[in-house]
RNA sequence: AACUUAUCCAGAGCAAGCAGAGGGAAUUGGCCCCAUGACGCUUCAGCAACCUACCAUUGGCAAGGUGCUAAAUCCAACUCGAAAGAGAUAGAUGAGUC
Numbered sequence: 001a002a003c004u005u006a007u008c009c010a011g012a013g014c015a016a017g018c019a020g021a022g023g024g025a026a027u028u029g030g031c032c033c034c035a036u037g038a039c040g041c042u043u044c045a046g047c048a049a050c051c052u053a054c055c056a057u058u059g060g061c062a063a064g065g066u067g068c069u070a071a072a073u074c075c076a077a078c079u080c081g082a083a084a085g086a087g088a089u090a091g092a093u094g095a096g097u098c
Base pairs, nucleotide, nucleotide: 002097003096004095005094006093007092008091013044015043016042017041018040022033023032024031027077028076029075030074045069046068047067050065051064052063054060055059073090078087079086080085
């Protein structure tokens, strides 16, 4: 990389350092964030509870492995539907297989 499977309307940074122009996965449209420094990287802090551990018995804990810390995966697009909404595709994360 590929495949299988679970979850994706909750939660959590006005931190410190570096850096310096775009960023919100991709295309289109919209809407946002951003020199009062975004995005990114490191440290620290925090959230959560997928796996392991532990305690308990369907729950707890938060030590370890991940993950995450603007907006629902920011929204729409394709199908069904009058709409609300549901589903699909794509994507993200975990666990597993090869």

Annotation
The RNA shown here (SAM riboswitch aptamer (S box leader)) has 98 nucleotides and comes from Globicatella sp. HMSC072A10. Its mean pLDDT, the model's own confidence on a scale to 100, is 85. Its Rfam family is "SAM riboswitch aptamer (S box leader)". About the family: The SAM riboswitch is found upstream of a number of genes which code for proteins involved in methionine or cysteine biosynthesis in Gram-positive bacteria. Of the family's consensus pairs, 94% are formed in the model. The source organism's lineage runs through Bacteria, Bacillati, Bacillota, Lactobacillales and Globicatella.